[in-house]
RNA sequence: AGAGUUUGAUCCUGGCUCAGAGUGAACACUGGCGGUAUGCUUAACACAUGCAAGUCGAACGCGAAAGUCUUCGGACAAGUAGAGUGGCGAACGGGUGAGUAAUACAUAGUUCACCUGCCCUAUAGUUUGGGAUAACAGUUAGAAAUGACUGCUAAUACCAAAUAUUCCGGUAACGGGAAAGAUUUAUCGCUAUGGGAUGGGACUAUGGCCUAUCAGCUUGUUGGUAAGGUAAUGGCUUACCAAGGCUAUGACGGGUAACUGGUCUGAGAGGAUGACCAGUCACACUGGAACUGAAACACGGUCCAGACUCCUACGGGAGGCAGCAGUGAGGAAUCUUGGGCAAUGGGCGCAAGCCUGACCCAGCAAUACCGCGUGGAGGAUGACGCUUUUCGGAGUGUAAACUCCUUUUCUACCAGAAGAUAAUGACGGUAUGGUAGGAAUAAGCACCGGCUAACUCCGUGCCAGCAGCCGCGGUAAUACGGAGGGUGCAAGUGUUACUCGGAAUCACUGGGCGUAAAGAGUGCGUAGGCGGCUCAAUAAGUCUUGUGUGAAAUCCUACAGCUCAACUGUAGAACUGCAUGAGAAACUAUUGGACUCGAGCGUGGAAGAGGCAGGUGGAAUUCCCGGUGUAGGGGUAAAAUCCGUAGAGAUCGGGAGGAAUACCUAUAGCGAAAGCGACCUGCUGGUACACUGCUGACGCUCAUGCACGAAAGCGUGGGGAGCAAACAGGAUUAGAUACCCUGGUAGUCCACGCCCUAAACGAUGAAUGCUAGUUAUAAUGAUGUUCGCAUUGUUGUAAUGCAGCUAACGCAUUAAGCAUUCCGCCUGGGGAGUACGGUCGCAAGAUUAAAACUCAAAGGAAUAGACGGGGACCCGCACAAGCGGUGGAGCAUGUGGUUUAAUUCGAAACAUACGCGAAGAACCUUACCUGGACUUGACAUCCUAAGAAUUUUUUAGAGAUAAGAAAGUGCCUUUCGGGGAGCUUAGUGACAGGUGCUGCAUGGUUGUCGUCAGCUCGUGUCGUGAGAUGUUGGGUUAAGUCCCGUAACGAGUGCAACCCUCGUCUUUAGUUGCCAUCAGUUUGGCUGGGCACUCUAAAGAGACUGCCUUCGCAAGAAGGAGGAAGGUGAGGAUGACGUCAAAUCAUCAUGGCCCUUAUGUCCAGGGCGACACACGUGCUACAAUGAGAUGUACAAAGAGUUGCUAUACCGCGAGGUGGAGCUAAUCUCUAAAACAUCUCCCAGUUCGGAUUGUAGUCUGCAACUCGACUGCAUGAAGUUGGAAUCGCUAGUAAUCGUGAAUCAGCCAUGUCACGGUGAAUACGUUCCCGGGUCUUGUACUCACCGCCCGUCACACCAUGGGAGUUGAGUUCACCUUAAGUCGGGAUGC
Repeated sequence: AGAGUUUGAUCCUGGCUCAGAGUGAACACUGGCGGUAUGCUUAACACAUGCAAGUCGAACGCGAAAGUCUUCGGACAAGUAGAGUGGCGAACGGGUGAGUAAUACAUAGUUCACCUGCCCUAUAGUUUGGGAUAACAGUUAGAAAUGACUGCUAAUACCAAAUAUUCCGGUAACGGGAAAGAUUUAUCGCUAUGGGAUGGGACUAUGGCCUAUCAGCUUGUUGGUAAGGUAAUGGCUUACCAAGGCUAUGACGGGUAACUGGUCUGAGAGGAUGACCAGUCACACUGGAACUGAAACACGGUCCAGACUCCUACGGGAGGCAGCAGUGAGGAAUCUUGGGCAAUGGGCGCAAGCCUGACCCAGCAAUACCGCGUGGAGGAUGACGCUUUUCGGAGUGUAAACUCCUUUUCUACCAGAAGAUAAUGACGGUAUGGUAGGAAUAAGCACCGGCUAACUCCGUGCCAGCAGCCGCGGUAAUACGGAGGGUGCAAGUGUUACUCGGAAUCACUGGGCGUAAAGAGUGCGUAGGCGGCUCAAUAAGUCUUGUGUGAAAUCCUACAGCUCAACUGUAGAACUGCAUGAGAAACUAUUGGACUCGAGCGUGGAAGAGGCAGGUGGAAUUCCCGGUGUAGGGGUAAAAUCCGUAGAGAUCGGGAGGAAUACCUAUAGCGAAAGCGACCUGCUGGUACACUGCUGACGCUCAUGCACGAAAGCGUGGGGAGCAAACAGGAUUAGAUACCCUGGUAGUCCACGCCCUAAACGAUGAAUGCUAGUUAUAAUGAUGUUCGCAUUGUUGUAAUGCAGCUAACGCAUUAAGCAUUCCGCCUGGGGAGUACGGUCGCAAGAUUAAAACUCAAAGGAAUAGACGGGGACCCGCACAAGCGGUGGAGCAUGUGGUUUAAUUCGAAACAUACGCGAAGAACCUUACCUGGACUUGACAUCCUAAGAAUUUUUUAGAGAUAAGAAAGUGCCUUUCGGGGAGCUUAGUGACAGGUGCUGCAUGGUUGUCGUCAGCUCGUGUCGUGAGAUGUUGGGUUAAGUCCCGUAACGAGUGCAACCCUCGUCUUUAGUUGCCAUCAGUUUGGCUGGGCACUCUAAAGAGACUGCCUUCGCAAGAAGGAGGAAGGUGAGGAUGACGUCAAAUCAUCAUGGCCCUUAUGUCCAGGGCGACACACGUGCUACAAUGAGAUGUACAAAGAGUUGCUAUACCGCGAGGUGGAGCUAAUCUCUAAAACAUCUCCCAGUUCGGAUUGUAGUCUGCAACUCGACUGCAUGAAGUUGGAAUCGCUAGUAAUCGUGAAUCAGCCAUGUCACGGUGAAUACGUUCCCGGGUCUUGUACUCACCGCCCGUCACACCAUGGGAGUUGAGUUCACCUUAAGUCGGGAUGC
């Protein structure tokens, strides 16, 4: 000294929380010693028992008993114990904090308004008498407590008299007032008076709690006179008189509370607190009262009343722990029914002494503070155990063991204080010292996600639980529980409670109010606060200095004493305060005088929707009357309600009435604000400017108060054209109590009276001064003038902008800048501007204004995104323009659903869900089901034993498998025993195995936005910062492509290019390809020959807006030429940063979890092919641009030896027989549409081919479930397809065939390739979808599939209401009334 927490991130505001210190503490776990302190904070609740205040024989009179001795008379004990009279004390000491907000306390004063026992001092005195009474004795009442009566007696008890120059009263005269003795002495007492000391009483001022949702209180009240009363002032009390007194500087009322020195905290200022110690006060079961006394209205006294407890013979009595111990109760919680008067102090006493639960000690309690210890040194291949592990190790850890050493503590024994100045020691055989023994007797608690020092494993699986705040836990939890390890503190450690701090989060020091909470709607103005210039005086504030006081303790400093420390002592400083004396006179203040700049008055001309009243006008709407005139009008996005043939609307003329005042009109004007708009008149407020004549600080602000205060609303009475809440109807809609339409009443208007609120806003209180400019405009001056105007001043209104300020936005001479003065207001969000109470109001309501409870945020400004049925620009088969489809039919295929023993699993909008994984499910595949089997296993490694391996074969069985039989003895090496490699079998356990789970633990791979043009970085700059800039802007492009501009300059990754294919040419090469020329020919490039051409396949060339014209600054664009190709030539490959917890644990790999005679493995059969249905993707069609038949022509790209298979022959055909050629530019698979001719003639057909029957072919162990193909027969639906929807921009769509992979075969109409024929259309970007850039709004950031509001359902914990019910406190009024005091009876008896 700060930290965490609002956000995607940022800055700010702002609350919540934490780290610190403390405690009379408590609880949990643990616990060795000593010292010093402290210990009912709750029930001022109730108390058993014991003790806590007595003492004096030197005031007085009495006076035993037991016991001892005895001469039995008595003596001693002994004038003892004891009670009584009397004196002093008991008013101190000790306890507690209920009451008390001032009769208290603190500080400083006053007392000429007072008292003071004992003590000190001074003076004087202490004379003479008297009568009683307790004790005691007797009688007597009562259970007791306690008495009653009679009689005797003493005093320092009581009374009288005397004396008293001092004392008291009185002007005086004069009057009143005392005593006590004890004793041999000494001495101690007594009385009066003065003084002192001490202790008090009373009074004054100042100070210290909350509440105004308590605003008025008071009748002894305020004062006076008189009297009474007191120690004493005083309404303290009474009578009379007067009507005062207190209060916004908070009276009165309510709540709470003993006050202080101090204590805790804090840098301080403050805040909280008032245990222990010390000072004061109050109280003593509750309430009241007095008595005695120097002092009490009395804790261990009295009386009365009450409650409670106890005793009782029932008639009556007794009691008061908030003294010390102790008990019960309450409570989270607080000790021994101890020792001693040895010390200190107190009472009594001459004293000895007695008493003293004050006090000194001990006991109990880790309650706090302080100190000490639980061992020290060495000791590694780093033991064991435990934990962890990547299995190698690592940690615990020199820690232990072990060796050596020490003895603070401990145990035993011995010695043994100070405290005591003569005696006296409870503590105590204590502190302390010595000797011996022996590591011996001694470590825990909390925490380990961040804040906050300290990390791993296991268990658990939003469960159990944790949590001070944020927050952890849903199968890999450093946050739960346990363990190992670590961190912190340590005889303690944590938790809880409370206080201060941090919190500048009530801000005096030291905050704010444009938008975060916060400027009152506005003005006038009272109290108050503040106030221009100058002179003088005073000295209240202020400053200097002195004095008194500020108790001690505490705190601080120094020194000292206990071994240290805590603790204690001594000294100093301090106690920041109050009072008072002296001085100073600048400032503030007060008083007096002067001034003119503030303020006001005056004079002059001026502007203005300033206000009030009266009058006047025109336009328009509506209505009425009349004319013309005929079928519509009106209204809307579209309509309808509505008006109109009874004549509307339209149009012309006339009339009525109300309201509002076009144009001018403007970030123009005026006003305090609300607000003010036709014209004229009257009355009237304010303002600026100019002049500087007058007054002379007269000023500023303003709580309470007063006035004004839009709209709506209220009351009374008018008025009512238009408009128009409510209301009605028509539409819209799922509904439409709305938006739209047709009507329409309050109201809007006027007068008077209320209401008193608004986003009453500049969300910005008023006043004054100061602090760069520029521009515009309103009003009014000055100077110059060419009379157009220019320059300049003051005041107002706006814009822009510097310094400065601000969290930023922004404000910026009209401040939100720099300062001063005054007022108002704020202190987390919600609850709530609500409830209750008060005030105001006719009401509506306004104003003032909480709490319980609840949350950890709520909020401001700005940033990046995302989003918008916001904007601008651009692109894309996105739309549009076209062509062809899907959706309807039949079939194929996939999916859902259903079914099933199983119909294995995955994939789920777009986009990898749906002819997808699957480029081939009859068995196998296969993961599923049923059944049958195996258990170190079908597969891998290791060990042991046996056997070569291997081949053939029989039986049983569905097979797996089981039981046999036969053949066979190998290779390498050897010391000839054996060993080794490989294989098989058997056994053993480590292990194998898993298409079991988790794609939300992962790798890898893939999809998608999207081949969209974006995504970033370095340095610099700007910004407090997140971030921005660059990447934005103007153009251009397919493109963040390029150019220009530019606080940016560069760079990376994407784009483009480089790569492949196609298109042109050249070169090289010429077999299996080709054939122009030459020759031959079986007429087939067949052969010779040739490589020119085609082609093949390698290398090059070619295209770059290069050239021309136009436009443009440029980039570039449009057009043209040439060219095979022209503006990216066409196509492909190529996929930025990232998004979707996208897909895949069933390709593979892999963490963790799970199964282990089974979730593994083998086998047979079945299933993956089911079928009321729904959807996706396709094929074939519905026909004449066609179908059928016949003839005939032209490809490319592929594949082929378990293969492709020619020619030939057989079969109607699938195919069969057979086999030439070909490991391929050589052989084979191998074209169709087109074209030519013919038939059909618009029909369910010569279209269409499903379905079914039958006969076959082929593959294959095997075509039943469940293959393909062929022939013959059969000949469904279907006549171009609803809403909707898909693809395509050129060699494309459409259409026609061909091939390949997988593959025994094939459910392929699929997929991937190949060529043939070969179109139409694009005006354009308004709209739909998707995307990009810029901008704007946002309360979204899981980002609009967002966020979020209200009702309802349920409950009653909190809060409020509630028919009511109940308790407590307090105040007031009235009634009854004890003791007591005073008075009367009465100065009596």